[in-house]
RNA sequence: GUUUGAUCCUGGCUCAGGACGAACGCUGGCGGCGUGCCUAACACAUGCAAGUCAAGGGGUAGCAAUACCACUGGCGCACGGGUGAGUAACGCGUAGGUUAUCUGCCCUUAUCCCAGACAUAACAUCGAGAAAUCGGUGCUAAUAUCUGAUGAGGUGCUUCGGCAUCAAAGUUUCACGACGGAUAGGGAUGAGCCUGCGUCUGAUUAGCUUGUUGGCGGGGUAAAAGCCCACCAAGGCGACGAUCAGUAGCUGGUCUGAGAGGACGAUCAGCCACACUGGAACUGAGACACGGUCCAGACUCCUACGGGAGGCAGCAGUGAGGAAUAUUGGUCAAUGGGGGAAACCCUGAACCAGCGACGCCGCGUGCGGGACGAAGGAGCUUUGCUCUGUAAACCGCUGUCGGAGGGGAAGGAAAGUCGGGUCACCCGACUGGGACUGUACCCUCAAAGGAAGGGUCGGCUAACUACGUGCCAGCAGCCGCGGUAAUACGUAGGACCCGAGCGUUGUCCGGAAUUACUGGGUGUAAAGGGUGCGCAGGCGGGCUUGUGCGUCCGAGGUUAAAGGCCCCGGCUCAACCGGGGAGAUGCCUUUGAUACGGCAAGUCUUGAGUACUAGAGAGGAUGGUGGAAUUCCUGGUGUAGCGGUGAAAUGCGUAGAUAUCAGGAGGAACACCCGUGGCGAAGGCGGCCAUCUGGCUAGUAACUGACGCUCAGGCACGAAAGCGUGGGUAGCGAACAGGAUUAGAUACCCUGGUAGUCCACGCCCUAAACGAUGUAUGCUUGGUGUUGGCUCCCUUGUGGGGUCAGUGCCGUAGGUAACCCGUUAAGCAUACCACCUGGGGAGUACGAUCGCAAGGUUGAAACUCAAAGGAAUUGACGGGGGCCCGCACAAGCGGUGGAUCAUGUGGUUUAAUUCGAUGCAACGCGAAGAACCUUACCUGGGCUUGAAGUACGAGUAGUAAAGAGAUGAAAGUCGAAUGAACCGUUAAGCCGGUUGCUCGUAGAGGUGCUGCAUGGCUGUCGUCAGCUCGUGCCGUGAGGUGUUGGGUUAAGUCCCGCAACGAGCGCAACCCCUAUCCUUAGUUGCCAUCGGGUAAUGCCGGGAACUCUAGGGAGACUGCCUACGCAAGUAGAGAGGAAGGUGGGGAUGACGUCAAGUCAUCAUGGCCCUUAUGUCCAGGGCUACACACGUGAUACAAUGGCCGGUACAGUGGGCGAAGCCGCGAGGUGGAGGAAAUCCCCAAAACCGGUCUCAGUACGGAUUGUAGUCUGCAACUCGACUACAUGAAGCUGGAAUCGCUAGUAAUCGCAGAUCAGCUCGCUGCGGUGAAUACGUUCCCGGGCCUUGUACACACCGCCCGUCAAGCCAUGGAAGCUGGGGGUGCCCGAAGCCGGCAGCAGUGCCGUUUAAGGCAAACUCAGUGACUGGGGCUAAGUCGAAACAAGGUA
Repeated sequence: GUUUGAUCCUGGCUCAGGACGAACGCUGGCGGCGUGCCUAACACAUGCAAGUCAAGGGGUAGCAAUACCACUGGCGCACGGGUGAGUAACGCGUAGGUUAUCUGCCCUUAUCCCAGACAUAACAUCGAGAAAUCGGUGCUAAUAUCUGAUGAGGUGCUUCGGCAUCAAAGUUUCACGACGGAUAGGGAUGAGCCUGCGUCUGAUUAGCUUGUUGGCGGGGUAAAAGCCCACCAAGGCGACGAUCAGUAGCUGGUCUGAGAGGACGAUCAGCCACACUGGAACUGAGACACGGUCCAGACUCCUACGGGAGGCAGCAGUGAGGAAUAUUGGUCAAUGGGGGAAACCCUGAACCAGCGACGCCGCGUGCGGGACGAAGGAGCUUUGCUCUGUAAACCGCUGUCGGAGGGGAAGGAAAGUCGGGUCACCCGACUGGGACUGUACCCUCAAAGGAAGGGUCGGCUAACUACGUGCCAGCAGCCGCGGUAAUACGUAGGACCCGAGCGUUGUCCGGAAUUACUGGGUGUAAAGGGUGCGCAGGCGGGCUUGUGCGUCCGAGGUUAAAGGCCCCGGCUCAACCGGGGAGAUGCCUUUGAUACGGCAAGUCUUGAGUACUAGAGAGGAUGGUGGAAUUCCUGGUGUAGCGGUGAAAUGCGUAGAUAUCAGGAGGAACACCCGUGGCGAAGGCGGCCAUCUGGCUAGUAACUGACGCUCAGGCACGAAAGCGUGGGUAGCGAACAGGAUUAGAUACCCUGGUAGUCCACGCCCUAAACGAUGUAUGCUUGGUGUUGGCUCCCUUGUGGGGUCAGUGCCGUAGGUAACCCGUUAAGCAUACCACCUGGGGAGUACGAUCGCAAGGUUGAAACUCAAAGGAAUUGACGGGGGCCCGCACAAGCGGUGGAUCAUGUGGUUUAAUUCGAUGCAACGCGAAGAACCUUACCUGGGCUUGAAGUACGAGUAGUAAAGAGAUGAAAGUCGAAUGAACCGUUAAGCCGGUUGCUCGUAGAGGUGCUGCAUGGCUGUCGUCAGCUCGUGCCGUGAGGUGUUGGGUUAAGUCCCGCAACGAGCGCAACCCCUAUCCUUAGUUGCCAUCGGGUAAUGCCGGGAACUCUAGGGAGACUGCCUACGCAAGUAGAGAGGAAGGUGGGGAUGACGUCAAGUCAUCAUGGCCCUUAUGUCCAGGGCUACACACGUGAUACAAUGGCCGGUACAGUGGGCGAAGCCGCGAGGUGGAGGAAAUCCCCAAAACCGGUCUCAGUACGGAUUGUAGUCUGCAACUCGACUACAUGAAGCUGGAAUCGCUAGUAAUCGCAGAUCAGCUCGCUGCGGUGAAUACGUUCCCGGGCCUUGUACACACCGCCCGUCAAGCCAUGGAAGCUGGGGGUGCCCGAAGCCGGCAGCAGUGCCGUUUAAGGCAAACUCAGUGACUGGGGCUAAGUCGAAACAAGGUA
């Protein structure tokens, strides 16, 4: 960082740090110091790595000096060097022991070194063999070998007098002497053996052991010992983990970490083990021997096939393996080792060099100035600005490293020889030596000249833009990026980090308190065992004494060196190196202390127990016994149903049921009492009585005297279901059958019904066995119930107080993530036990164990995910609850759905049927009007700076303009005649500028795409009553409070209350129309009064009253009354009033929701087209038509149709009157009217007549003919008229819509658009109802509450089978391989033993490696087939869970 919408917690995953014997990618200047096969203890060509000594001996050559080869002999080869296979062990570490031991060379002490003898190699010669090598014969020496002597001394024995036994080698010198030899003692060094303690994992390894454990006696060794053998005994080890299996060299130390720890054991140092594999001994002071021997085996090589040779885990090097690890280098100069008297020889030990950025450290790649802020590049808000950037250029300076030339160390003189003296050692003389290396270092010279990259830039995590790409390509440590505006991919510019390196990968520690000793937890997150008893173990009350084991203080020894830390010093610094110091938590020894723990002894009573006296109880077991009820049987009465359900059916019943009465049978369970009452360890226990029996409580304080607590294993108990055997069976009732329900219904519901439920005995041993809370003890405020005791008070009462033991509720402190817990703790502590460590896989597999079985207990891994989870919050949702509202239902009225037509849509068709709108909230919608136009579509024909616009440049008098005519469907193309303008300036022209035109360049244009890039506008929830904020308060927090509650309202409207107090957007009001009145005004409107006039009319004078018009006001506020109410308010055919509780209507639409609609109104980012996706034109299409849907019109008739007559409007528009013609549409006509003046103007209604219930005198579709009007033009494709024609249709299935009053219904009128065209839309008035009990139900909404596994929010989430692909894994007839052990057979070499008196190179025996056979065990691999599991984008079937999830 990551689970969530958000929060807190739990919890895993992941990252940032450090380290490395590393590897890989890109890059790479120098130096110093280090370091370099982690894999195949795989196989090895070649060279080298252990020799030396002539002063032990013999030999060859030479006169000799001397030189040389091998041999005999001496010493060495057991050191040094390599590796880590084996080993879980006295192997290692640490501390001790060795009176149980050895020790060459070295030092020291004592003594001795006499006399002899037999051989043999070399050599010579003969021979065998391919070779390796070997044999025969002959000669010879020694410091080789042997014998004798001596015996200081050692050893053995001893009668303590002694006896026995054991040595040797010489060389050299004239000599002294020097180097040696022998025996013995001591030292030093090195080694052997023994012991305490420490030293990985697994119990899904629990028992192991027969030389095993001990003893006696032998053998054996340098030495103790079952080390080996015979005999005797039966021991020894193990839960404090034996045995077995796996893994591993151990340590000093290294890395990390605050530490405690954890991980590791390269380089250096100590120890061990090994040397092709296995075994064995020999020699020797030392080996069971890396470069020795013998044998066996595997492998390689040579071979004449007879036989031989070999062992790099020494240094180089090769092959192989692998991600990966160096030169077949130089020198013995130094250090060290072997030999030698020495010179010297040997030394792949060592010292150096080479290779590798493998690591650490140091240095450099320049420094100063320099703004035109150059060019180039990149970006942007693009006349320009910003970044790269003082960076560059340019000017000046310096010279590290590298290059050239010259000089040139330290290390590095210790020594050696000779002579002399000496205790060590010193003195004198002589001699010559460097691999590194002409290296480090120093001086001089030239020139900025030769020297920078890697990674990253979404968050974590420092660093951002552009382009490309378009869930593609790709990235990614985690979260996650990418589906056309990617700071996450790729590239570029820029930036950030580090820098000769930078990244990646791997591993370890850290972070991770995520195994918690330091330092965690277990009510609900993972986690308390189902319960008790109890051995081992752990822990344990008061007092006293002793001891001094633990514990504590002090001292001594040890804890190698190196490393680490501190100080000082040396390389120019550093790394590196040198010196000194401190420290080294451990172990051993020791002087003390005695509080605490232990141990021993004594004592006490408070813990625990006993006794006695009382008490309550569904505690347990057994045996009896009782009534109610169900069922069945028998009989009576009685008749057609009963039963059952949401509704039914199966079932029972006329062979008499159900119902009812009486009698009988049988089994099971015990109503009321019954109570968060009682008892029990838990499971559990309920009628009554008896017997037997366990525990508990209170009181007394008599007795014991710590006898206690807990408890791994162990033992016992343990609901229900299930199993076995035998009974029993009324009711109930898995399975099963039938009936329903259903799309299905192997279910829920119904009718039956077997196991079972019951009893006895025996198993099983699990549960949400739950308080999801282990047991015990102590401590820590309270209140109030209840059960059982005891006690006190006036025992007056069903009283009060106190106390002990239980059992509930509320709650303080405290705790808790919160919920909650809270003296019955989940508080504060102690003791002991059990358990947890991400989710899934999985409580699965394998193994073991228990079980008759079912199954139980124990209990993994591979693989997979980045979460899984707890509590609480806000929403949303519920076939949850409560309250409330709405033409939501109900009550009504009228419709739709059926018919015909109109119109829109879908679909289909088409060259095109342009596009959009799609549940409500698309469908008489955009469109308030498609014949052309519109028009975006199709076909065809044209144009290309274009049909229109802007800018710049150039040109422009026969130019612009205009255009007869030709062609064409038009657009367009060609084109005669005619033929220019304005401004400035000038005398004028010229000239300059403008307009127009032509050409060119920028660029226009696009109803092309994206409404999921957008603005604006709109729809919808919804005119619903809500949505928020500030401060305060509460909560760890998300959040809450306010806004909830009680009332009230149309309303979050108002009132009251309240940790809230206020405020904002909404509601309401303010605005408009309308209803009443007043006032003002009085034409075009009006006409009561007065007058005039007409056939008639406000027609005229006049009037200003009325209506009306349109300005201004008034009025209504629950104001008044009554009732109810605290108030708000409500109620009332109340009063008054034109109007009464919002009077009616309109405008007005909160925060937001739907990625709702619109890129085709407009605007606009990005993308796309540019002789076309632009533009012009003609014709066609948008009007198609099997069909489906929506919205309407007209009807089906008598409340009607038809005919005739007669009335009454208001909006509004600009129109067109009268008259005449026409049946009519209409024509003609033109008065009047730029409008309260003129014009367009009603119908239903009413009156009269007719039709008489029929497809009609209803209905008018369709069609024919003839017309009218508009218009260039009515064919595709207009409206209207007349005549004729006269279809369907007789009130409409399921379903569904509107409406609560001037409303529905019904009637007409006007208008916008518009040349014309309307059944649509928008307005207007006329006539004018019915009903509302009510809120159970349907739909939508509001508030509160509840549940939730939902938050893309129920159109949510989510489960299982099946089908497909991939992955890992279990079982499996078997097959293959490894391992260790056992038994038997065979048995090399070798040691040991034996082989008649001695010897033996010979033979035999025991033993043993290797080999073979056999039965098992164990661990792996593989396996037809098979089982489940996990993962995967869209598959199938259902709908199990989450809401009462629709059967909790």

Annotation: This is a predicted structure of a 1448-nucleotide RNA (small-subunit ribosomal RNA) from a metagenome. Its Rfam family is "Bacterial small subunit ribosomal RNA".